[in-house]
Context: one part of a larger RNA
RNA sequence: AAAAGCAUGCGGGGGGCGGCAUCUCUAACACAUGCACCUCGAACGGUAACAGCAGAGCUUGCUCUGGCUGACGAGUGGCGGACGGGUGAGUAAUGCAUAGGAAUCUGCCCAUGUAGUGGGGGACAACCAGGGGAAACCCUGGCUAAUACCGCAUACACUCUACGGAGAAAAGGAGGCCUCUUCUUGAAAGCUUUCGCUAUUGGAUGAGCCUGCGUGAGAUUAGCUAGUUGGUAGGGUAAAGGCCUACCAAGGCGACGAUCUCUAGCUGGUCUGAGAGGACGAUCAGCCACACUGGGACUGAGACACGGCCCAGACUCCUACGGGAGGCAGCAGUGGGGAAUAUUGGACAAUGGGCGCAAGCCUGAUCCAGCAAUACCGCGUGUAUGAAGAAGGCCUGAGGGUUGUAAAGUACUUUCAAUAGGGACGAAAUGUUUGAGGUUAAUAACCUUGAAUCUUGACUUAACCUAUAGAAGAAGCACCGGCUAACUCCGUGCCAGCAGCCGCGGUAAUACGGAGGGUGCAAGCGUUAAUC
Numbered sequence: 001a002a003a004a005g006c007a008u009g010c011g012g013g014g015g016g017c018g019g020c021a022u023c024u025c026u027a028a029c030a031c032a033u034g035c036a037c038c039u040c041g042a043a044c045g046g047u048a049a050c051a052g053c054a055g056a057g058c059u060u061g062c063u064c065u066g067g068c069u070g071a072c073g074a075g076u077g078g079c080g081g082a083c084g085g086g087u088g089a090g091u092a093a094u095g096c097a098u099a100g101g102a103a104u105c106u107g108c109c110c111a112u113g114u115a116g117u118g119g120g121g122g123a124c125a126a127c128c129a130g131g132g133g134a135a136a137c138c139c140u141g142g143c144u145a146a147u148a149c150c151g152c153a154u155a156c157a158c159u160c161u162a163c164g165g166a167g168a169a170a171a172g173g174a175g176g177c178c179u180c181u182u183c184u185u186g187a188a189a190g191c192u193u194u195c196g197c198u199a200u201u202g203g204a205u206g207a208g209c210c211u212g213c214g215u216g217a218g219a220u221u222a223g224c225u226a227g228u229u230g231g232u233a234g235g236g237u238a239a240a241g242g243c244c245u246a247c248c249a250a251g252g253c254g255a256c257g258a259u260c261u262c263u264a265g266c267u268g269g270u271c272u273g274a275g276a277g278g279a280c281g282a283u284c285a286g287c288c289a290c291a292c293u294g295g296g297a298c299u300g301a302g303a304c305a306c307g308g309c310c311c312a313g314a315c316u317c318c319u320a321c322g323g324g325a326g327g328c329a330g331c332a333g334u335g336g337g338g339a340a341u342a343u344u345g346g347a348c349a350a351u352g353g354g355c356g357c358a359a360g361c362c363u364g365a366u367c368c369a370g371c372a373a374u375a376c377c378g379c380g381u382g383u384a385u386g387a388a389g390a391a392g393g394c395c396u397g398a399g400g401g402u403u404g405u406a407a408a409g410u411a412c413u414u415u416c417a418a419u420a421g422g423g424a425c426g427a428a429a430u431g432u433u434u435g436a437g438g439u440u441a442a443u444a445a446c447c448u449u450g451a452a453u454c455u456u457g458a459c460u461u462a463a464c465c466u467a468u469a470g471a472a473g474a475a476g477c478a479c480c481g482g483c484u485a486a487c488u489c490c491g492u493g494c495c496a497g498c499a500g501c502c503g504c505g506g507u508a509a510u511a512c513g514g515a516g517g518g519u520g521c522a523a524g525c526g527u528u529a530a531u532c
C1' cells in the first nucleotide's frame, strides 16, 4: 500500500427501498417464566370433562339416569422420545481426511420373495374398599380386558450337532357380503378385502470393528512400558482382538523423536497471494465429542440416552425438619462477565419429521416477520437553461482574482418516500362425486388410474400496477510538508500542539489552531486491534 472480516471504539450524520447474508468470538457462568415430543379408541378395560340422542322427574327450564353416539381426562398396550435442534469443554488420536479390509448387527422400508398365523392358561393397572404422609408419593385387600405376559402343538427355511439327533414362533383389528355350510328374514366359527403378527432368504439404508498413509509446538522433556509384548486354554461381545482371566515365554516402543509438557475439535473450505505459500476453521455441509460435575447400568433394532433412570458431589428451591424437587451448550428471555452481539413475535400455508387406515394431532425443525448501516450489491437526495460573471466571504500587486453556472431567476421531471385504489406466483394435494382396470362368488368394500367439483396462505397493510400533489422530505466524513491526490491568509512563537515513518513548532509555519479554497470517498467516513 492492497484486500478481507459474525470484530470493536470514536467523531459525525441519519431519507428510503429492494435483494441477499449475518448477529455472545467473553463465563462449557448461574438461570425466573412460557413453549421446544408426542401420537394411536381401526390393540384394550372403560367414562372424569364437553356435545348430541333416548328415558325419568317435575318447580317448564333445570335436575337425574343410560357409554347409546361423537369424542375422550386418567390408566394398560404399541410406535416415537437414539431423529431433528444446541455447544466445542475434552480430545494430538478410541478423533478427522483419504485409500482399503473381514470377523458383524440392522426397527421402519423393498421383493407381483418363501412358509405359517392351531389350541390353551394365569395375572397386573385403571376401578372399589381400607390405611400412611405436610408434600412428593406410598402400602394392604378385592374385581377385570387386550396386539400386555406364559406354556402346549406344528417347523419349508433357521440355529446347534458328537451327524444319531436336539432347540426355538405367532395376535389379532377394521370394512363389506350371503355364492357355498350352519342357524335362519341377517348373522356366524362361512366368504372376501385390507391393516397387522411369527419364522426366514435376499436387498437397501444405517451402524460397529481393523489396517496403510497424512494430520500442531517444545530435547531448557531421552529413555518409556508388567496386561506391558507374544503364545496356549477359557470367558465375553452382534463381531476380530489382552477386551477380560489363568498359565507360559520375555518381550514391545524410541533421535525416522518414544515418554512427558503446552496448545487445539477435524475436514470440505474461507481470506490473502501472480504463484509457491501463509493465516484461519463464524455462517452452510460431512464426521467426532459433550449435555450441572463424576460414575453406572436398564429398556430397546439402535443409547450407556440434552428436555429417561440410579448413586455420589457442588449449587438453587419447598418443608409440618421426618423428607422432597431441579438442571436453557433447544427457542425466546433474565442477571453477570465484557470493547461487543437481536423479539419472552406469527404460522404449520410450503418443505421435512413423529404417530395414525384416514381425517387429523404435534413440531421454537422449518418458513416468515421484528431489532442492528454488521457486511455486500443496486437506487435517490433533482434535470435543463441561466453572466448583471449579483450580493456576501476569502485573497490581492488594489487594477482585479476566486468561490462560480454555483446561487437567484426561467422551463421541466417525479424515481424513492407520502396518500388513495387495484393486486399475482408460492397450492401440489387431501376430501366428495363419477369413468376405467385389478381383486372377488359379487355390481359391496378395498387398491391403481383418469375426469369433474369443493376447500386450504403465516408472510400479506407485502411483490407488482395505476392515480394525486409538489423540488417538494433526503450529505456528510477524512485529508491537503514528502511518501500521497489536494495551498493561501490570520493566530501562535521549541509555547500550545501535531506525528504511521521521515520529522514540524525558538516572529514571515503550505506540517500546530482557525478561515477561505482544494483533493478523496460518499450514506457513510476515519481510527484502533488482528491476518495475509
Base pairs, nucleotide, nucleotide: 016379017378018377019376021374022372024337029335030334031333033332034331035330039078040077043076044075046072047071050070051069052068053066054065055064056063057062058061086290087289088288095215096214098212099211100210101209104207105206109203110202111201113200114199115198116197117196118152120150121149127142128141129140130139131138132137158167159166160165172195173194174193175192176191177190181188182187183186216262217261218260223253224252225251228250229249230248231247232246233245234244235243265287266286267285268284269280270279271278272277292313293312294311295310296309315326316325317324318323343369345368346367347366351365352363353362354361355360382412383411384410385409392403393402394401395400416473418468419467420466421465422464426459431453432452433451434450435449436448437447438446476521477520478519479518480517481502482501483500487516488515489514490513491512497504498503
A computed fold for a 532-nucleotide part of an RNA from an uncultured prokaryote, annotated as small-subunit ribosomal RNA, 5' domain. Its Rfam family is "Bacterial small subunit ribosomal RNA". The full RNA is in RNAcentral, with records from ENA.